Notes
This is a predicted structure of a 267-nucleotide RNA (Bacterial large signal recognition particle RNA) from a Solirubrobacteraceae bacterium. The gene name in the source record is ffs. The sequence is in RNAcentral, with records from ENA.

[in-house]
RNA sequence: UCGUGCUAGGCGGGGUGCUAGCGGUGCCCUGUACCCGCAAGCCGCUCUAGCGGGGCUGAAUCCCCUCUCGAGGGGCUAGGGUCCGAGGUCAGCACCCCAUUCGUGGCGGUGAUGGUCCGGUCCCGCGACGAUGAAGACCCGUGAACCAGGUCAGGUCCGGAAGGAAGCAGCCUUAAGCGGUCACCUUCAGGCGUUGCGGGAGCGCCGAACCGGAGUCAUCGAACGGCGGUCGCGCCCCGGGCACCGGCUUCGACAGAGGGUGCACGA
Numbered sequence: 001u002c003g004u005g006c007u008a009g010g011c012g013g014g015g016u017g018c019u020a021g022c023g024g025u026g027c028c029c030u031g032u033a034c035c036c037g038c039a040a041g042c043c044g045c046u047c048u049a050g051c052g053g054g055g056c057u058g059a060a061u062c063c064c065c066u067c068u069c070g071a072g073g074g075g076c077u078a079g080g081g082u083c084c085g086a087g088g089u090c091a092g093c094a095c096c097c098c099a100u101u102c103g104u105g106g107c108g109g110u111g112a113u114g115g116u117c118c119g120g121u122c123c124c125g126c127g128a129c130g131a132u133g134a135a136g137a138c139c140c141g142u143g144a145a146c147c148a149g150g151u152c153a154g155g156u157c158c159g160g161a162a163g164g165a166a167g168c169a170g171c172c173u174u175a176a177g178c179g180g181u182c183a184c185c186u187u188c189a190g191g192c193g194u195u196g197c198g199g200g201a202g203c204g205c206c207g208a209a210c211c212g213g214a215g216u217c218a219u220c221g222a223a224c225g226g227c228g229g230u231c232g233c234g235c236c237c238c239g240g241g242c243a244c245c246g247g248c249u250u251c252g253a254c255a256g257a258g259g260g261u262g263c264a265c266g267a
Stems, first nucleotide, its partner, number of pairs: 001267006009057003012030005020046005034054005063260006072251006079245002081242005087236002090234001092233002094230003097226002100223004104218004114211003118207004122200009132189005139180004148173004156165003
C1' cells in the first nucleotide's frame, strides 16, 4: 500500500418555547435526512443527554476537531420612521380680521364726500279725534192666582124702587225682572291707530335748506403689509407607545478550508 472481517462512531442539525436544568413531542429555519412505540391538564432523564426495540453503514464524500462564511431566531436600543397626548405661537401653508394700492362696478357739475342748521324716526307727560271693548239709555219681545191699573159677563152685597158698591174669570195695559237688538245717544276702559302741544334723547338712518366745488362708495378680485387673530397643517419643545428601518449583542443550520481517528488476519 492492497484485500477480507470487525469495532468506536454515524444514519441530520439549529433557533424558539416549556423546564431548576437537559433532550424529545409543538412552532420556525436549514434542506433530504433508517423503521416501530411513547409524549402538553406532557414524555424521558440528572450533567452533556431523549427512552425502549429492530435495521443499515462503518475508518472516510460519510466519523471527530478548529477556523471562515452565514439562512434564520432571541435580547437590548427610540437614531430614523410611525402613532398618541400636552404645549409654544414662529420665519412657512391655510382660514379669518384690519390697513394701503390697483383693477372692476355704482353714484356724482341735474352738485359727490364734507360742513352748518332744522325736522322726522326713539322716549316721557297732557289733550283731541277715530277704532275696539264694556255698561247704560233708546227700541223689541216677554212679564202679576190675591197683595198693579182699566173694563169688568155671570154671580154677590145694599136698597121698596130708581139706583149704588165691592169685584172673580176673561180681555187690554203696565212695574220690577228676564231675553234680544245695539244703527244712533251717554259714560267708562286701555302694552290700539292717527294727530296737536310741551319736554327729553340725540348713536345711526331718512328728508329739507344753506355753504362749498370734485370726488366718493361698495361687493368682488389681485398685490403688498400687520410686535393682528385662530391653532387646522407644518415647525419647535415636552412626555409616552410600537422593534418597521438602522445600530449593538447573542445563538447559529447549510456551505467552504485545514487538520485528526482504530483492531485482527492474509499478501